[in-house]
Model confidence (mean pLDDT): 84 of 100.
A computed fold for a 1367-nucleotide RNA from a metagenome, annotated as small-subunit ribosomal RNA.

RNA sequence: AGGGUUUGAUCCUGGCUCAGAAUGAACGUUGGCGGCGUGGAUUAGGCAUGCAAGUCGUGCGCGAAUCGUAGCAAUACGAGGAGAGCGGCGAAAGGGAGAGGAUAGCAUAGAUACCUACCCCCGGGCCUGGGAUAGCUAUGGGAAACUAUAGGUAAUACCAGAUAACGUCCCCGGACCAAAGGUGUGAUUCCGUCCGAGGAGGGGUCUAUGCCCUAUUAGCUUGUUGGUGAGGUAACGGCUCACCAAGGCCAAGAUGGGUACGAGGCGUGAGAGCGUGUCCUCGCUCACUGGGACUGAGACACUGCCCAGACACCUACGGGUGGCUGCAGUCGAGAAUCUUCGGCAAUGGGCGAAAGCCUGACCGAGCGACGCCGCGUGCGGGAUGAAGGCCUUCGGGUUGUAAACCGCUGUCAGUGCGGAGGAAAUAUAGAGGGGUUCUCCCCUUUAUUUGACCUAUGCGCAGAGGAAGGACGGGCUAAGUUCGUGCCAGCAGCCGCGGUAAGACGAACCGUCCAAACGUUAUUCGGAAUUACUGGGCUAAAGGGUGCGUAGGCGGUCCGCUAAGUUGGGUGUGAAAGACCUCGGCCUAACCGAGGAAUUGCGCCCAAAACUGCCGGACUCGAGCAAGGCAGAGGUGAACGGAACUUAGGGUGGAGCGGUGAAAUGCGCUGAUAUCCUAAGGAACACCAGUAGCGAAAGCGGUUCACUGGGCCUUUUCUGACGCCGAUGCACGAAAGCCAGGGGAGCGAACGGGAUUAGAUACCCCGGUAGUCCUGGCCGUAAACCAUGAGCACUAGAUAGGAGGAUCCCCCAUAAUCUUCCUGUCGUAGCGAAAGUGUUAAGUGCUCCGCCUGGGGAGUAUGGUCGCAAGGCUGAAACUCAAAGGAAUUGACGGGGGCUCACACAAACGGUGGAUGAUGUGGCUUAAUUCGAGUCUACGCGAAGAACCUUAACCUAGUCUUGACAUGCACGGAUUAACCCGGUGAAAGCCGGGCCACGCCUUCGGGUGGAACGUGCACAGGUGCUGCAUGGCUGUCGUCAGCUCGUGUCGUGAGAUGUCGGGUUAAGUCCCUUAACGAGCGAAACCCUUGUCGCUAGUUGCCAGCGAGUCAUGUCGGGGACUCUAGCGAGACUGCCGGUGUUAAACCGGAGGAAGGUGGGGAUGACGUCAAGUCCUCAUGGCCUUUAUGAUUAGGGCUGCACACGUCAUACAAUGGCGUGGACAAAGGGAAGCAAACUCGCGAGAGCAAGCAAAUCCCAAAAACCACGCCUCAGUUCGGAUUGCAGGCUGCAACUCGCCUGCAUGAAGCCGGAAUCGCUAGUAAUCGCGGGUCAGCAUACCGCGGUGAAUGUGUUCCUGAGCCUUG
Repeated sequence: AGGGUUUGAUCCUGGCUCAGAAUGAACGUUGGCGGCGUGGAUUAGGCAUGCAAGUCGUGCGCGAAUCGUAGCAAUACGAGGAGAGCGGCGAAAGGGAGAGGAUAGCAUAGAUACCUACCCCCGGGCCUGGGAUAGCUAUGGGAAACUAUAGGUAAUACCAGAUAACGUCCCCGGACCAAAGGUGUGAUUCCGUCCGAGGAGGGGUCUAUGCCCUAUUAGCUUGUUGGUGAGGUAACGGCUCACCAAGGCCAAGAUGGGUACGAGGCGUGAGAGCGUGUCCUCGCUCACUGGGACUGAGACACUGCCCAGACACCUACGGGUGGCUGCAGUCGAGAAUCUUCGGCAAUGGGCGAAAGCCUGACCGAGCGACGCCGCGUGCGGGAUGAAGGCCUUCGGGUUGUAAACCGCUGUCAGUGCGGAGGAAAUAUAGAGGGGUUCUCCCCUUUAUUUGACCUAUGCGCAGAGGAAGGACGGGCUAAGUUCGUGCCAGCAGCCGCGGUAAGACGAACCGUCCAAACGUUAUUCGGAAUUACUGGGCUAAAGGGUGCGUAGGCGGUCCGCUAAGUUGGGUGUGAAAGACCUCGGCCUAACCGAGGAAUUGCGCCCAAAACUGCCGGACUCGAGCAAGGCAGAGGUGAACGGAACUUAGGGUGGAGCGGUGAAAUGCGCUGAUAUCCUAAGGAACACCAGUAGCGAAAGCGGUUCACUGGGCCUUUUCUGACGCCGAUGCACGAAAGCCAGGGGAGCGAACGGGAUUAGAUACCCCGGUAGUCCUGGCCGUAAACCAUGAGCACUAGAUAGGAGGAUCCCCCAUAAUCUUCCUGUCGUAGCGAAAGUGUUAAGUGCUCCGCCUGGGGAGUAUGGUCGCAAGGCUGAAACUCAAAGGAAUUGACGGGGGCUCACACAAACGGUGGAUGAUGUGGCUUAAUUCGAGUCUACGCGAAGAACCUUAACCUAGUCUUGACAUGCACGGAUUAACCCGGUGAAAGCCGGGCCACGCCUUCGGGUGGAACGUGCACAGGUGCUGCAUGGCUGUCGUCAGCUCGUGUCGUGAGAUGUCGGGUUAAGUCCCUUAACGAGCGAAACCCUUGUCGCUAGUUGCCAGCGAGUCAUGUCGGGGACUCUAGCGAGACUGCCGGUGUUAAACCGGAGGAAGGUGGGGAUGACGUCAAGUCCUCAUGGCCUUUAUGAUUAGGGCUGCACACGUCAUACAAUGGCGUGGACAAAGGGAAGCAAACUCGCGAGAGCAAGCAAAUCCCAAAAACCACGCCUCAGUUCGGAUUGCAGGCUGCAACUCGCCUGCAUGAAGCCGGAAUCGCUAGUAAUCGCGGGUCAGCAUACCGCGGUGAAUGUGUUCCUGAGCCUUG
């Protein structure tokens, strides 16, 4: 000292929350010792029991027990002193508690109308008498408590008289007032006693100042305020009474309500403050509750009295008794607070002459980790870094020198023995000295006497032995891994964790922090500048709608005075304790003692006179007055005016009008709308008109008149601070609304109707009542906004408008310049979170007022007040959330805007959606119908081809278990391996038999090794799960033109700039401008292919010319011209011309050219998006499985069929079908292959077989097309589904479940609803050909060529996309 939390990110505002310190604490876990403190905070609830105030015989009278003497005894005398009583002092202190009390109190500083026992000092006195009464005795009453009567007794008890001042009163003459003795042989002398004076300490009373919340309490008061007189008190006083007066208190908060003992202090805080009042000290108050007095120096009395009440107890029922808020203790309530202890040894108190007695004050001990402080639970060495635990990438790491083990020490506790100190006094006795004298006192000294409790400390003894836990480990906040769990269980102070890989839950290990404690809860302060005096704000919460103005606050210049504020000095006080500093005492510390400083406060005295205030005097610049001018929708009242509108009357006219996006309701032949004339009515005032003017604001707009407020300018005449702000108050205050009376054209809430719509209590339309208007009265609110209170002063400018004035040029006018006020815009510094503001401040200062303190609840409830009402003003809480909010940034979105593009639409062509079939998907079914893919971007997709296999990927059944496949180790032995054979079986498999080996070394005995086999161990295996744990690959936006970086600059920052703007492009393509300059990934280019030409080469391709040959054919010799093949080149670059454009980029047109502006096509896919797809291609983390989810075999299924969808094939026919004849490709494939020719078969095909690893041979026939013929609009010579029979081919095998052929059969279908798809040129459409997969199976897929259009040159709309901008 700050941190977390609002957002995608940012800055700010703002709340919540955390880290700190503290406590009379409580709770949880744990717990060795000691010292010093501390402990009923709740029920001022109730209390059993014991103790807590007595003492004095040197004040008094009695006097028991007991003892002695005398006596036989009764008894007498003496000693003795229990016991109660009278009397004195004390009991008013000490001790407890905080109920009440907001002032009769407390604190500070003062005052005096007062009192004061005991104590100290001083001056005096103590004489003479008297009558009672307790106790006691006797007789009674009563259960008891207690009490009655009679008799008799004492005093330091009581009374009278005397004496009487330095006392009291006084009319100044005078009057009045006391006492007690005791001890002792002996008292003026010791102890007491009386009167008076003083002191000390204590108390009473009064004054000033300070002392909580509430205005949703605004008025209170009749002994009230004062006076006179009297009474009363210790004393002043309405303290009380009589009379008189009508006062007194209050917004600086009276009165009322709530709460609370106050202070020194204590906690916290840098301080200012805030909170608090336990222990200790001071004061106050209380003593079961309420009231009252008595006694006394003192009380209205904690353990006194009386009365009343509640409660409790005793009782013989008549009546009595009691008061723990004393110390212990008990019950209750509560989260919670101790022993019915010891002692008067110390300190202190009461009584006493004293010894002494009493003392739950006090001193001590006990209980409680309740707090603070101290000590200990060992110290040193010790690596095989043991075992065990945990983790692991399996190598190791960590726990950890930790342990074990070795050596040492002895604190504390334990035990034993000693033992200082807390004790000094008093008293008694002796000695000495002093006070003139004394029975008295003081000092010195000797002896004797007193410890409840604690023991410090010392010396022994034994042995590491008896002594460590708690919380936490996601961030804040120091400290992490594994397992379990699976939005469950749970955690959490805030943010938030947990839905199968949780560092946040639970456990383990490890770690961190504290430590005899550690955490939690509660509370206080802090952080919080989050109530802001120090030290905040009002666009985030917050400026009152405006003015006038009361109280109040503040206030110009000069002089004098004063001394209230202020400043300085002195002085008194500010208790002690505490806190601070310095010393000192307990081993240290806590704790304690001493001294100092401080105590910032209050009072008094002295001084100063700058500033503020008071008083006095003066001034003119603030303010106001006057004179002369100026502008204006400023206000009020009255009068007048024209346009428009509606209505009425009349004329013309004749079918519609009106209204809307489109309509309808409505009006109209009983004559509308339209048009003309006339009349009436009400409301509002076009143009001028302007970020022009005026007004305090609300607000003000035709013209004229009357009355009237304010402002500005000029002159500087007068007054002489008269000023500014302004709580309460008063006035004004848009619209709507209310009351009463008028008025009512238009408009128009409500309402009616028509539309729109899913609905339409709306928007649109037709009507229409209140209202809008006037007069009078209420209401009192608005985004009453500049969301910006008023006044004054200061602080760069530029520019525009309005109202004035002045100066310059010889004069006038204009311009220019200067100046005052008002209204705007831009902008510097500054300010601000930023947006912005910026002499009209939101800058810098001063003065005054209003208002704010997280969001919601809520401007609600309640109370008060105002209002006719509606409602206004004032204005909470419970509860709930961790946010709510301001400004700005980036992206996305919009049935926002601008620009642009795309088969996006439009235009055109052909389809799909209807039929049959094929195929995929859903659904259904099934033992199984394996799985995945799901808008575009799943659905002829993975699958470039499921009869078995594929496919243990699904089902049924049979089998195997180190395994179908890989590697390693150990053992075995030469067999059971391979091979052959048999049994069983559907096969796999299982069972059995036969047969025998290999390499190397060799001493020929054997040894050893590899492959295989068997057994065992490691392990294999998994198309099992998670594509939301992943890699890789892929789809899509999209071949759209975008996506970024470096440096610089701007911004507090997120970010911006660059990449924007003007042009241009297919393009962030290029150019220009420019706080940007450059660069990268994309675009383009480079690559392949195709289109033209050239060169080279010329076989298997080609054949013009020459030659040969054939029925014929490049068949042959030859040739390279051509085609072609396949290599290398050329060519196209806006290069040239014209125009447009900014002398640009570029665009338009043209020339040349095979090709022209990217020539066509392909490959190529930026940053990223969709947790898109794929764990079943592959790879891979984790999980699961291991005689099974692995492996193997047979059969079945993936082909199942009421149905729905997608994609295709074939059609519905004449631009056609069929038949016959004829022509022209390209690109491919071929050896487990392609297969010619020939023969056979109607055909599929079969037989035989040449050629060809292929520019040579084969597949191979291209088809649409052309020519001719038939068909003539029909379910047909269209269409071919379906079915029957007979065949062919492949294959181990075509039943489920292949393809093909022939004959026969001949279904639906006559161009397809809503909707929807493709395509811009060699494209669509149409025609065939080939290939991959493949034993066989193609309407699919991938390629190839043939024929070959139409339309558009636009961007309003639909869809998608890009850039800029906006909310």
Its Rfam family is "Bacterial small subunit ribosomal RNA". Gene Ontology terms of the family: structural constituent of ribosome and ribosome. The sequence is in RNAcentral, with records from SILVA.